Transfer RNA from Janthinobacterium sp. CG23_2, 73 nucleotides, folded computationally. It matches the Rfam family "tRNA". The family's RNA type in Rfam is transfer RNA. Taxonomically the source falls in Janthinobacterium (Bacteria, Pseudomonadati, Pseudomonadota, Betaproteobacteria).
[in-house]
RNA sequence: AUCUCAGUGGCGCAAUUGGCAGCGCAGCGGAUUCCAAACCCGAAGGCUGAAGGUUCGACUCCUUCCUGGGAUG
Numbered sequence: 001a002u003c004u005c006a007g008u009g010g011c012g013c014a015a016u017u018g019g020c021a022g023c024g025c026a027g028c029g030g031a032u033u034c035c036a037a038a039c040c041c042g043a044a045g046g047c048u049g050a051a052g053g054u055u056c057g058a059c060u061c062c063u064u065c066c067u068g069g070g071a072u073g
Base pairs, nucleotide, nucleotide: 001072002071003070004069005068006067007066010025011024012023013022019056028042029041030040049065050064051063052062053061
């Protein structure tokens, strides 16, 4: 340099024939307990790496760029 894969709450991952962004862990509140752990219940937390475009509607499709992994020379 070219090709390819990935980027989504604090962390790990889902969600793709375009149609309400979810799950687990962590943290917080509660219940239970003599206290704690475990288990159970609840709430909060992200507008999806950035900027444009297409569309009634974009995490999803297109373009450029950024970051990381891999391949080739």
The coordinates come from a structure-prediction model, not an experiment, and the mean pLDDT is 81. The sequence is in RNAcentral, with records from ENA.